[in-house]
Context: one part of a larger RNA
RNA sequence: UGCAUCAGGUGGAUGCCUUGGCGAUGAUAGGCGACGAAGGACGUGUAAGCCUGCGAAAAGCGUGGGGGAGCUGGCAAUAAAGCUUUGAUCCCGCGAUGUCCGAAUGGGGAAACCCACCUAAUUUAUUAGGUACCUUUGACUGAAUACAUAGGUCACUGGAGCAAACCCGGAGAACUGAACCAUCUAAGUACCCGGAGGAAAAGAAAUCAACCGAGAUUCCGCAAGUAGUGGCGAGCGAACGCGGAAAAGCCUGUUAGUGAUAGUAGUCGAGAUAGAAGAACAUGCGGAAAGUAUGACCAUAGUGCGUGAUAGUCGCGUAUUCGAAAUCUCAACUGCGGUACUAAGCUAACGACAAGUAGGGCGGGACACGAGAAAUCCUGUCUGAAUAUGGGGGGACCAUCCUCCAAGGCUAAAUACUCAUCAUCGACCGAUAGUGAACCAGUACCGUGAGGGAAAGGCGAAAAGAACCCCGGAAGGGGAGUGAAAUAGAACCUGAAACCUGAUGCAU
Numbered sequence: 001u002g003c004a005u006c007a008g009g010u011g012g013a014u015g016c017c018u019u020g021g022c023g024a025u026g027a028u029a030g031g032c033g034a035c036g037a038a039g040g041a042c043g044u045g046u047a048a049g050c051c052u053g054c055g056a057a058a059a060g061c062g063u064g065g066g067g068g069a070g071c072u073g074g075c076a077a078u079a080a081a082g083c084u085u086u087g088a089u090c091c092c093g094c095g096a097u098g099u100c101c102g103a104a105u106g107g108g109g110a111a112a113c114c115c116a117c118c119u120a121a122u123u124u125a126u127u128a129g130g131u132a133c134c135u136u137u138g139a140c141u142g143a144a145u146a147c148a149u150a151g152g153u154c155a156c157u158g159g160a161g162c163a164a165a166c167c168c169g170g171a172g173a174a175c176u177g178a179a180c181c182a183u184c185u186a187a188g189u190a191c192c193c194g195g196a197g198g199a200a201a202a203g204a205a206a207u208c209a210a211c212c213g214a215g216a217u218u219c220c221g222c223a224a225g226u227a228g229u230g231g232c233g234a235g236c237g238a239a240c241g242c243g244g245a246a247a248a249g250c251c252u253g254u255u256a257g258u259g260a261u262a263g264u265a266g267u268c269g270a271g272a273u274a275g276a277a278g279a280a281c282a283u284g285c286g287g288a289a290a291g292u293a294u295g296a297c298c299a300u301a302g303u304g305c306g307u308g309a310u311a312g313u314c315g316c317g318u319a320u321u322c323g324a325a326a327u328c329u330c331a332a333c334u335g336c337g338g339u340a341c342u343a344a345g346c347u348a349a350c351g352a353c354a355a356g357u358a359g360g361g362c363g364g365g366a367c368a369c370g371a372g373a374a375a376u377c378c379u380g381u382c383u384g385a386a387u388a389u390g391g392g393g394g395g396a397c398c399a400u401c402c403u404c405c406a407a408g409g410c411u412a413a414a415u416a417c418u419c420a421u422c423a424u425c426g427a428c429c430g431a432u433a434g435u436g437a438a439c440c441a442g443u444a445c446c447g448u449g450a451g452g453g454a455a456a457g458g459c460g461a462a463a464a465g466a467a468c469c470c471c472g473g474a475a476g477g478g479g480a481g482u483g484a485a486a487u488a489g490a491a492c493c494u495g496a497a498a499c500c501u502g503a504u505g506c507a508u
Base pairs, nucleotide, nucleotide: 001507002506003505004504005503006502007501008500009499015493016458017457020429021428022426023425024424025423026422027421028420029418030417031162032161039101040100041099042055043054044053046079047078049075050074051073061095062094063093064092065091066090070083071082072081106115107114108113116131117130118129119128120127121126122125133159134158137155138154139153140152141151166197167195168194169193170192177184181231207214208213218245219244220243221242222241228236229235249410250409251408253350254349255348256347257346258345263336264335265334266333267332269330270329271328272327273326275322276321277320281295282294283293284292285291296313297312298302304316305315306314359383360382361381362380363379364378365377366376369395390405391404392403393402394401445452446451465492468479469478470477471476
């Protein structure tokens, strides 16, 4: 030095675990905000910090319920001081307080700061309230300019800002594909803007059909990758009809009559926001029993979790039954109310029946349909009818025939989505996985900034976390002690490999 074996060190794979994720189902909810939101800054505790809670009334105050023995949130112990059966801590409802910034709204501003004015009050330097803009309605004023109008002022009403997706509208790419590329595609997608709702949009035929007929809209399955369209390339891609889900139809102007919807209050019922009761087992083995042996019991409860090993009968629960002073939701009924709202009660009479519209020319766009034989729909521009004896459509166009009635409006359900709440589930993950984040993570850190963005879980049943002694300056170690175990000792479950060391044997 090599090989082999054994014992260690280092290292943190593997196994097991799970507080965290992922996906889904069913309900609920689908908004919050000038009564100041979402989100923050700064404070707030007996004792320094962070998280959580709260707001100068500051881990809290009042009140109404629940609950019943300990409590003063967590990391996180300790000390001190207290509270509590005259019911604390804790849970739920309602209320009070709620600094400063933020739509931020008195003016300004480099967010959490600076500087004001008016009114009122008093403890005389403070407190309370008000003072943005736009808008509805009303009032008062009031020019050029006589009446007026514009304008101005005041009061009142509403708005603004935020929020995950879903929806409607406006505006609208490119990469890419076409094996290049220009029509085309990607795609009316992404992004941007506006608006709304719990859904939105659409919607009661100037629709289809085919000489038979159907009868608003929406969504699903087929029709069908068909008919078509297409540098007839790449591609794009219907409808008729059929089967389902769900079904609902209506309004308008005037007059007259009748009726009583929304709303509001109460009663009753159901539900939501705290909860209550809830059956049945012992002994030996063992550190510990739920395992096992023996002998029992309950079950409308043998879902699940925990407990010193695997528990129907130990604990929490579960089946089942019960429960609300207060606030909210829904349904029914009763009273009040009297035309504001809504598409919307009914009857009768009379009346009305949508014009710069339909259509046309030119230019675009939408229709599965790229100008094509191109109907149909929308319209920038120029034009421009008829009036039910009328008009639109039936894919150029014309006739016949059929069918419908535009140029006003409303409309539930079936459909889409899930920031969020509750319950339940998984041939989903198990710490290089699963969210980026199981852990104080959108943190540390990086970047001028937009933005990028980690690593990091496990002693033990219980800290019983090693008193005391010895070596050492300490770190660390050896005894002692705890424990079932300390090669479970905090650098802590298991503890692979690479790598390092020691001992023994063999070889050189």
This is a predicted structure of a 508-nucleotide part of an RNA (large-subunit ribosomal RNA, domain I) from Vitreoscilla stercoraria. RNAcentral holds the full RNA, with entries from ENA. The coordinates come from a structure-prediction model, not an experiment, and the mean pLDDT is 84.